[in-house]
RNA sequence: GACAUAGCUCAGCGGUAGAGCAGUAGACUGUUAAUCUAUUGGUCCCUGGUUCGAUCCCAGGUG
Numbered sequence: 001g002a003c004a005u006a007g008c009u010c011a012g013c014g015g016u017a018g019a020g021c022a023g024u025a026g027a028c029u030g031u032u033a034a035u036c037u038a039u040u041g042g043u044c045c046c047u048g049g050u051u052c053g054a055u056c057c058c059a060g061g062u063g
Base pairs, nucleotide, nucleotide: 003063004062007021008020009019010018015052023039024038025037026036027035045061046060047059048058049057
């Protein structure tokens, strides 16, 4: 100095947290796979501060 956000890889530059993959259910198929549709899943590393409001800004800490 950089990074820490879903099981994994990563977006998200102050206003309800998202995508892909993975998982689950269904469709399709002689079977599997592939494909399509729907869907589950988060203490946003921790503690404070600023703010009407913080994943986001500031300070410290941890890894």